Context: one part of a larger RNA
RNA sequence: AGACGGGGACCCACACAAGCGGUGGAUCAUGCGGCUUAAUUCGAUGGUACGCGAGGAACCUUACCAGGGCUAGAAACCCAGUCGAACUCCGGCAGAAACGCCGGAGGUCUCACAAGGACGGCUGGGCAGGUGAUGCACGGCUGUCGUCAGCAUGUACCUUGAGGCGCUCCGUUCAAUCGGGCAACAUGCGCAACCCUUAUUCUGUGUUUCACGUGUCACAGAAAACUGCCUGGGACAACCAGGAGGAAGGUGAGGAUGACGCCAAGUCCGCGUGUCCCUUGAUGCCCUGGGCCGCACGCAUGAUACAAUGGAGCCGACAGCGGGACGCAAUGUCGUAAGGCGGAGCAAAUCCCUUAAACGGCUCCUCAGUUCGGAUCGAGGUCUGCAACUCGACCUCGUGAAGUUGGAAUCGCUAGUAAUCGCGCAUCAGCCAUGGCGCGAUGAAUAUGUUCCUGGGUCUUGUACU
Numbered sequence: 001a002g003a004c005g006g007g008g009a010c011c012c013a014c015a016c017a018a019g020c021g022g023u024g025g026a027u028c029a030u031g032c033g034g035c036u037u038a039a040u041u042c043g044a045u046g047g048u049a050c051g052c053g054a055g056g057a058a059c060c061u062u063a064c065c066a067g068g069g070c071u072a073g074a075a076a077c078c079c080a081g082u083c084g085a086a087c088u089c090c091g092g093c094a095g096a097a098a099c100g101c102c103g104g105a106g107g108u109c110u111c112a113c114a115a116g117g118a119c120g121g122c123u124g125g126g127c128a129g130g131u132g133a134u135g136c137a138c139g140g141c142u143g144u145c146g147u148c149a150g151c152a153u154g155u156a157c158c159u160u161g162a163g164g165c166g167c168u169c170c171g172u173u174c175a176a177u178c179g180g181g182c183a184a185c186a187u188g189c190g191c192a193a194c195c196c197u198u199a200u201u202c203u204g205u206g207u208u209u210c211a212c213g214u215g216u217c218a219c220a221g222a223a224a225a226c227u228g229c230c231u232g233g234g235a236c237a238a239c240c241a242g243g244a245g246g247a248a249g250g251u252g253a254g255g256a257u258g259a260c261g262c263c264a265a266g267u268c269c270g271c272g273u274g275u276c277c278c279u280u281g282a283u284g285c286c287c288u289g290g291g292c293c294g295c296a297c298g299c300a301u302g303a304u305a306c307a308a309u310g311g312a313g314c315c316g317a318c319a320g321c322g323g324g325a326c327g328c329a330a331u332g333u334c335g336u337a338a339g340g341c342g343g344a345g346c347a348a349a350u351c352c353c354u355u356a357a358a359c360g361g362c363u364c365c366u367c368a369g370u371u372c373g374g375a376u377c378g379a380g381g382u383c384u385g386c387a388a389c390u391c392g393a394c395c396u397c398g399u400g401a402a403g404u405u406g407g408a409a410u411c412g413c414u415a416g417u418a419a420u421c422g423c424g425c426a427u428c429a430g431c432c433a434u435g436g437c438g439c440g441a442u443g444a445a446u447a448u449g450u451u452c453c454u455g456g457g458u459c460u461u462g463u464a465c466u
Stems, first nucleotide, its partner, number of pairs: 001466002003463003007460007015450002019413005026304008034295002042053002064290007073127001077126008087106007109117002129278002132276003138272002140267003143263001145261001150189006157164002169180003195255004200223007226249001229243005306406001310365007322353003327346002332341003372403001377398007419442007
C1' cells in the first nucleotide's frame, strides 16, 4: 500500500421490514446429476451451470454407436504425364443405401494445318481433411462485481524509501453531482448530456379510413421542462421542502450505452489461430439403421390444478405488436372436429393470418374428490413429411389417476409495476413451445423505518495475511 475482521462511523440497494403473488407437497413438460447402454455426442457446475450453447434432434441436423463402403479423397490451389473441346443424356447387374461392376447415345472451342492454349476426366506428386488435445499458449466475443462511482495521469509539494497528496474534510447529490475550504493546480477514462421509444401541442402531407367535409389515424418536421417563476430553509452558495402555471416537475417514464480491473471465470464444438496428435481395417469422407427421447432415483426451471372471486352452455363488446409469394388465404361448401374441396383478394394502413381473452347478460351446477381436476390408458381419425415403430403435433369418443393450498426453507415485485388475461413473432416441412423475445387488456396492496440478514461505497481502526 492492499486484503481481511463474529472492529467503528456515515451512506446506498426489493437487502431487510411493510405488503401482494409464488416455489418447496401433487401430476406433467424441459434441463441437469446419477444409473443404464453398442452409443445414450460434446460443452456449461456456488453466487456468475441446470427451459444454458439449442431462435425447432423422426432422416438431415449429428459431432455418438453398429454395420456396409471410399482413399489425392465431399470441397480448394499448384506441378508433371496422359486422354478428351467443354458438356449433356440413357440403360443393365448386385445392393438397405452409399459404393461397386458393365454398356450406350448426342455433341464437338480457339485454330488454314501443325503446335500451343482455355476447360474437364484419369494417373503420380506438393498436399487436403480432422466438431482430435490444449480456453493454463492465444485473438475475438461474453458472464460477474455493476450502471456500482469509481479508476488513473501530468506538474508541484511531502517522505531516506515503498509511497502519500490531489480523490481527505464541511454541506449536497442518483452520481469523484455540485458548492465551500484545503499543498495543491489541472487533465483523461467513467457519471450526466448528446442517441432511440413514449406522454402533450402545433404545422405539413393524405395512400388508407370515410357517404362527404373531416382528421380521433399514419408519416415527417417543430415546439415544450430549464429549479425558468414564487415562498420558506440553508453559509447570501450548492442544494432541499412546498407552491403556481403546465400534458408532463425537479433524472417525466423506459431503452441503448458497462470506466481501470477481478475471477489463469466461460468459449479451440460459431469463427480465427500457435503447438501437439491422426492420416488406407483413418481421429478424414459417404451411406443405412440406431442413439442424443433410454429410467429404481435426486435436484433446478416451468405448466396445470386442488375449485363457487369457480366450472359449463348460449348470446354480446373492446386491443396492440407483428407476419405473409415455394406465402397469407376470405365468401362458399363437406365433416361432430382436427381438417378436406375450392379459390376471391393481397408483394399488403387497401387483402389475409385475425372471432382477442379475461369482461358483461341469461341459465345450470351448491361444496362433493364433485358438472373441480385433468394425468394415464383404449379405440377411431386428421395433417406434415420419402418415411411418424423406436420418436411428431392435432381431433373425436371412452377412461378418468394424484391433488382438498403444500415441512424446514426459499423467490419475484415499489405503478400502469405485481397479479390476472389473451395475442403476435423468430426458429420452422411438421413439432414434443408449458421455453424465448415482444404486444396490448384489466389493474392493486404496502414502504413506520434502517436494529437485524445479504451485497456494495467512502473514511477510520486492528492484524502474526500478501
Predicted 3D model of a 466-nucleotide part of an RNA (small-subunit ribosomal RNA, 3' major domain) from a bacterium.